[in-house]
RNA sequence: CGGUACCUUCGGGGCAGGGUGAAAAUCCCGACCGGCGGUGUUAAAGCGUAUGCUUUUCAGUCCGUGACCCGGCUGGCAUUUUUGGCAGCCGGUGGAUCCGGUGUAACUCCGGAGCCGACAGUGAAAGUCUGGAUGGGAGAAGGAAUGA
Repeated sequence: CGGUACCUUCGGGGCAGGGUGAAAAUCCCGACCGGCGGUGUUAAAGCGUAUGCUUUUCAGUCCGUGACCCGGCUGGCAUUUUUGGCAGCCGGUGGAUCCGGUGUAACUCCGGAGCCGACAGUGAAAGUCUGGAUGGGAGAAGGAAUGA
């Protein structure tokens, strides 16, 4: 230094205040929140004579991706023997942005106005409550092994 495979740890936020009602954190007014990787023209620090270079940092709505849901294959387990759930791998479904400014360059920066948000439950319809979940997880950091 990069490759391989391993171990450990970490790895999601949010309805204040009010209206109606028998009942709503679910409706209405209003409030609040934004996983992970990439890109990123601003900013900060460092270097250089210098146009610059390096590092760190900035997207819910761009690109990719995870959770949820559905299916297939394989494995072993259970079983009333044709189903069940589990693990691994593979595939599918699944939301949302424009305008103005700056600039060589921005759907990322600045200003403004929008929009979006799994499933199940519930005295009443949920991004925010409760639950699956002391789960899973994209990934992040560190460690040790091996190789050159």
A computed fold for a 148-nucleotide RNA from Salsuginibacillus halophilus, annotated as FMN riboswitch aptamer (RFN element). The sequence was found by an Rfam model in a public genome assembly. The coordinates come from a structure-prediction model, not an experiment, and the mean pLDDT is 76. It matches the Rfam family "FMN riboswitch aptamer (RFN element)". Its family is annotated with FMN binding in the Gene Ontology.